[in-house]
RNA sequence: CAACAAAAAGGCGAUGGAGUUCGCCUGAAGCGUCCUUCGUGGACUGAUAACUCCUGGCCGCCU
Numbered sequence: 001c002a003a004c005a006a007a008a009a010g011g012c013g014a015u016g017g018a019g020u021u022c023g024c025c026u027g028a029a030g031c032g033u034c035c036u037u038c039g040u041g042g043a044c045u046g047a048u049a050a051c052u053c054c055u056g057g058c059c060g061c062c063u
Base pairs, nucleotide, nucleotide: 009026010025011024012023013022016054017053018052019051020050021049032044033043034042035041
């Protein structure tokens, strides 16, 4: 220095925060969909992994 193992601790789940639950990862888990002339092109859904709340954004209606 590298590898392996163990322990402790932590991290991640397409844009923010919190709670609960679930799953995944150990230097990885993770980095959305479709079309495409593959080009630095075109179109689209969603603030959730799931539920609830808050914040922000979009659309419609009323005052």
Record summary
Fluoride riboswitch aptamer (crcB RNA motif) from an Acidobacteriota bacterium, 63 nucleotides, folded computationally. NCBI's taxonomy places the organism under Bacteria, Pseudomonadati, Acidobacteriota. The model forms 100% of the base pairs in the Rfam consensus. Model confidence (mean pLDDT): 78 of 100. Its Rfam family is "Fluoride riboswitch aptamer (crcB RNA motif)". Its family is annotated with response to fluoride and positive regulation of gene expression in the Gene Ontology.